This is a predicted structure of a 348-nucleotide part of an RNA (small-subunit ribosomal RNA, central domain) from an uncultured bacterium.

[in-house]
Context: one part of a larger RNA
RNA sequence: CUGGGCGUAAAGGGAGCGUAGGUGGCCUAACAUGUCAACUGUGAAAACCCGGAGCUCAACUCCGGACUUGCAGUUGAAACUGGUAGGCUUGAGGACGGUAGAGGAAGACGGAACUGCCAGUGUAGGGGUAAAAUCUUAGAUAUUGGCAGGAACACCAGUGGCGAAGGCGGCCAACUGGGCUUUUACUGACGCUGAGGCUCGAAAGCGUGGGGAGCAAACAGGAUUAGAUACCCUGGUAGUCCACGCCGUAAACGAUGAAUACUAGGUGUGGGGGGACUGACCCCUUCCGUGCCGCAGUUAACACAAUAAGUAUUCCACCUGGGGAGUACGACCGCAAGGUUGAAACUC
Numbered sequence: 001c002u003g004g005g006c007g008u009a010a011a012g013g014g015a016g017c018g019u020a021g022g023u024g025g026c027c028u029a030a031c032a033u034g035u036c037a038a039c040u041g042u043g044a045a046a047a048c049c050c051g052g053a054g055c056u057c058a059a060c061u062c063c064g065g066a067c068u069u070g071c072a073g074u075u076g077a078a079a080c081u082g083g084u085a086g087g088c089u090u091g092a093g094g095a096c097g098g099u100a101g102a103g104g105a106a107g108a109c110g111g112a113a114c115u116g117c118c119a120g121u122g123u124a125g126g127g128g129u130a131a132a133a134u135c136u137u138a139g140a141u142a143u144u145g146g147c148a149g150g151a152a153c154a155c156c157a158g159u160g161g162c163g164a165a166g167g168c169g170g171c172c173a174a175c176u177g178g179g180c181u182u183u184u185a186c187u188g189a190c191g192c193u194g195a196g197g198c199u200c201g202a203a204a205g206c207g208u209g210g211g212g213a214g215c216a217a218a219c220a221g222g223a224u225u226a227g228a229u230a231c232c233c234u235g236g237u238a239g240u241c242c243a244c245g246c247c248g249u250a251a252a253c254g255a256u257g258a259a260u261a262c263u264a265g266g267u268g269u270g271g272g273g274g275g276a277c278u279g280a281c282c283c284c285u286u287c288c289g290u291g292c293c294g295c296a297g298u299u300a301a302c303a304c305a306a307u308a309a310g311u312a313u314u315c316c317a318c319c320u321g322g323g324g325a326g327u328a329c330g331a332c333c334g335c336a337a338g339g340u341u342g343a344a345a346c347u348c
Base pairs, nucleotide, nucleotide: 004319005318007302008301012316014200015199016198017197021193022192023191025088026087027086028085029084031082034080035077036076037075038074039073040072041071042070049065050064051063052062053061054060091190092187093186097181098180099179103176104175107172109170110153114149115148116147117146118145119144120143121142125135161168162167205246206245207244208243209242210241214240215239219235220234221233222232257315258314259313260312261311262310265293266292267291268290269289270288271287272286273285274284275283297304298303321348322347323346330341331340332339333338
């Protein structure tokens, strides 16, 4: 390479947008790039294969055929592919109406709790633990009133919702992205995927400047212990928060790439539409989402099962025994930490 794979055995890129490329709906016409047919030329001989012949057989040699699956030319075919011309509306887009939502970024406001400070009441404890220790008669803990500050938003809350993923949760108005649905004007294949590329990307970490209540790596002390650089306790700094700029990684998980079509049912739940009804209920039906159960089928099994891991098609990423190793070297990126790409010797 052929072939086989990628939920858990090695293997889906963290996610999106999109360039090249690959691929692509229905109808008509002519063309003839691929495709197919016939013929001609060429495809050296030997060898291989088949049939026969000659050495007593065989090896060997000779004759004939086949093969040489290719290339070129000529003449045709026109279903498919292709380019060309014309058309279509179901894919895609899309005006109007309706609608749900923690989608995003910025601003204002709110209450509970917490900590600190001030003041009152009040007296001997309070914390913490398996047991202790630090705090407190200079008045703690508790309780009441006031002030300040920062961070997070109990209940509602739901295998509920929204977002491409990361993720998003107090309330309010303004700004803004996307979705769903009804009726269908209009455009007329404009689609799908996507190597490179660009953008987004939890936490931790980094730079500059703020902020700092609680929590808390490091650190200190008290315990435990043979020791205890831990688990437990008391403290506590970076950090956690904000602005701007980096970093670019995660069990970034559904460990399951994206898109389209098809393939029994049952039962919840979220958002629309239609029908029926006195009716917002219930019921029937339809579209989109999100769960559970389950047939066929798939699977090594577990399980998956219209949200497929089923049946097919298109495109991309990736895998090829364990260790060495996501290491070394080189290159690119980064302030650094490090990241991306990514071996071999050797060994089992």